[in-house]
Molecule: Fluoride riboswitch aptamer (crcB RNA motif)
Organism: Actinomycetes bacterium
RNA sequence: UCAGGUGUUGGCGAUGGAGCUCGCCGGCAUCUGCCCUGGUGGCUGAUGGCUCCUACGGAAGC
Numbered sequence: 001u002c003a004g005g006u007g008u009u010g011g012c013g014a015u016g017g018a019g020c021u022c023g024c025c026g027g028c029a030u031c032u033g034c035c036c037u038g039g040u041g042g043c044u045g046a047u048g049g050c051u052c053c054u055a056c057g058g059a060a061g062c
Base pairs, nucleotide, nucleotide: 010025011024012023013022016053017052018051019050020049021048033043034042035041036039
C1' cells in the first nucleotide's frame, strides 16, 4: 500500500422532534417516492411500523 475476514462505535429506511420495535449498510457502502402525454406535467405521505408532539391539509360543529 492492496485484498479478505471478524468484532465494535456508527450510519440509513422520499421534509421536523421523542419513545418503542423491525430491517438494511460497512463508507467509491446503505439511502436519496411514484407515473407518462416528458411538460414551468400529474399523484400519495411529516412513520420502515406503532404511539405522542409540532407544522401543513380536508370535513363538521360552536